[in-house]
Model confidence (mean pLDDT): 77 of 100. Two RNAs folded together computationally: RNase P RNA and transfer RNA, 445 nucleotides in total. Rfam match: Bacterial RNase P class A. Rfam classes the family as a ribozyme.

RNA sequence: AGAGGGCAGUGCGCAAUCGCGUUCAGCUUCGGCUGAUCGAGGAAAGUCCGGACACUGUAGGGCAGGGUGGUGGGUAACGCCCACCGGGAGGAAUCCCAGGGAAAGUGCAACAGAAAACAUACCGCCAACGUCGGGCAUGCUCGACACGGUUAGGGUGAAAUGGUGAGGUAAGAGCUCACCGCGGAAACGGUGACGUUUCUGGCAUGGCAAACCCCACCCGGUGAAAGAUCAAAUAGGAAAGUACGGAGCGGCCCGCUCCACAUUACUUUCGGGUAGAUCGUUUGAGACCGUUGGCAACAUCGGUCCUAGAGAAAUGAUUGCGAGCGGCUUUCGGGCCGCCACAGAAUCCGGCUUAUAGCUGCCCUCUCAUC
RNA sequence: GCCCCAGUAGCUCAGUUGGAUAGAGCACCGGUUUCCUAAACUGGAGGUCGCGCGUUCGAGCCGCGCCUGGGGCG
Numbered sequence: 001a002g003a004g005g006g007c008a009g010u011g012c013g014c015a016a017u018c019g020c021g022u023u024c025a026g027c028u029u030c031g032g033c034u035g036a037u038c039g040a041g042g043a044a045a046g047u048c049c050g051g052a053c054a055c056u057g058u059a060g061g062g063c064a065g066g067g068u069g070g071u072g073g074g075u076a077a078c079g080c081c082c083a084c085c086g087g088g089a090g091g092a093a094u095c096c097c098a099g100g101g102a103a104a105g106u107g108c109a110a111c112a113g114a115a116a117a118c119a120u121a122c123c124g125c126c127a128a129c130g131u132c133g134g135g136c137a138u139g140c141u142c143g144a145c146a147c148g149g150u151u152a153g154g155g156u157g158a159a160a161u162g163g164u165g166a167g168g169u170a171a172g173a174g175c176u177c178a179c180c181g182c183g184g185a186a187a188c189g190g191u192g193a194c195g196u197u198u199c200u201g202g203c204a205u206g207g208c209a210a211a212c213c214c215c216a217c218c219c220g221g222u223g224a225a226a227g228a229u230c231a232a233a234u235a236g237g238a239a240a241g242u243a244c245g246g247a248g249c250g251g252c253c254c255g256c257u258c259c260a261c262a263u264u265a266c267u268u269u270c271g272g273g274u275a276g277a278u279c280g281u282u283u284g285a286g287a288c289c290g291u292u293g294g295c296a297a298c299a300u301c302g303g304u305c306c307u308a309g310a311g312a313a314a315u316g317a318u319u320g321c322g323a324g325c326g327g328c329u330u331u332c333g334g335g336c337c338g339c340c341a342c343a344g345a346a347u348c349c350g351g352c353u354u355a356u357a358g359c360u361g362c363c364c365u366c367u368c369a370u371c
Numbered sequence: 372g373c374c375c376c377a378g379u380a381g382c383u384c385a386g387u388u389g390g391a392u393a394g395a396g397c398a399c400c401g402g403u404u405u406c407c408u409a410a411a412c413u414g415g416a417g418g419u420c421g422c423g424c425g426u427u428c429g430a431g432c433c434g435c436g437c438c439u440g441g442g443g444c445g
Base pairs, nucleotide, nucleotide: 001367002366003365004364005363006362007361008360009359010358012322013321014320015319016318017317018316020039021038023036024035025034026033027032041342045353046352048351049350050349051348052347053223054222055221056220065219066218067217068216069215070084071083072082073081074080085099086097087096088095089094100214101213105212106211107208108207121151122154123153124150125149126148130145131144132143133142134141135140136139162180163179164178165177166176167175181203182201183200184199185198186197187196188195189194227279228278229277230276237270238269239268240267241266242265243264245259246258247257248256249255286305287304288303289302290301292299293298324339325338326337327336328335329334372444373443374442375441376440377439378438381397382396383395384394390428399415400414401413402412403411421437422436423435424434425433
């Protein structure tokens, strides 16, 4: 210098003018006005996981259903994070893995192929044993062969019942042996996944569980439109009262009693819920700095700080100067033009995923060059 | 704010234990028929199965993540 890998950070700055919203204070003609104050993000996004909180039935047990899946740890919890193990990719730094069980059972594998799972025999190979035929010196030889032996070789397939080599055989074959692989046992190391060594078994049971399923562990449901408190007007409900009405007592009136309870009007009270108001609501598993423990994730302790929260919902626009990047140009001082991302809170946190112009820092690997 | 569903040819749809050339109707193109057209008959073309990654020998179908569209809840 080039190529690559990992971990982090930033993601426009300053000023002026106009404008918007919260809160507080003052003024007010109750409409507002003035001043101060604060006013988006690393993802506020997707709503994919996990919690807090609230209600529901006190959430305890079981069924169904769903999820997770190497081991150990972290955490409020997780499908997240850290470390390690095993497998795979890479020359390396490093990266990727839904990474339990296929000897509990069921199921699937098109086409091709003999055969797709208790193996089998298409081509081929063989003639020891066996059958048939020939030759003879009658137990040897020659030839042919399957309802015989064989899976080495060929061919099919994504996949064909360990691999290589040697021996062995009629031909072959873990049939035997060496090495490798695989299974089992023991010892040692490790908390563990697992690893190493030794012995042993000729090999014995292929793949798919992001197919059903089995095993272990986890999950009740609904979400701030959860919910709590206060509480208009109108309508309707209940109770009481007054007035009007009918009947009875009565000669009449007053009065009293009864009826009218699906009568009417008015008044008062009560209860429910609606509008509305307040709370929930932003101080929290909080941020930063340091100490201690830990490989780390993280935890303990100490100090400092408070940083939108409203109602269908404000957080904006213009101009100037300056950064940054790109292009053109240059008298190498500079000049001109363009661009400046993704996006936008709505109960709050921890994660994951996705989007993101440009810029920056640290660590590591490989190659080349120079010293 | 919360929740659910769908995406296959230009249009409307099929596609089930995952099996390989992905089908149907309408539309389109060519031919036959007709003086010409339509209809009819016949042949043909047209698909990154919304996108990406994974599981698997093999994915339209199974899993995950995105994108787009539609719907519901006071």